[in-house]
RNA sequence: UGCCCGGUUAGCUCAGUUGGUUAGAGUACUUCCUUGACAUGGAAGGGGUCGGAAGUUCGAGUCUUCUACCGGGCAU
Numbered sequence: 001u002g003c004c005c006g007g008u009u010a011g012c013u014c015a016g017u018u019g020g021u022u023a024g025a026g027u028a029c030u031u032c033c034u035u036g037a038c039a040u041g042g043a044a045g046g047g048g049u050c051g052g053a054a055g056u057u058c059g060a061g062u063c064u065u066c067u068a069c070c071g072g073g074c075a076u
Base pairs, nucleotide, nucleotide: 001075002074003073004072005071006070007069008068011027012026013025014024020058029045030044031043032042033041051067052066053065054064055063
């Protein structure tokens, strides 16, 4: 430098089925309950347009193309 494979979704770790109703879980955070107080436990709540751009479609996190970054493999 080239080629191939996998990954990128909430602060963090990750799900998301054959494209279809509202984008989720755990943890963290905020408030409340419980306590003399703390921790544990319980309840409620806020937080993302899904790496970026374009395309296909009535409809895209999901399919296609380009591109950025991370990891692995092969070649030189």
This is a predicted structure of a 76-nucleotide RNA (transfer RNA) from an Endomicrobiia bacterium. Rfam family: tRNA. Rfam classes the family as a transfer RNA. A reference for the family is Hou (1993), "The tertiary structure of tRNA and the development of the genetic code", Trends Biochem Sci. The coordinates come from a structure-prediction model, not an experiment, and the mean pLDDT is 81.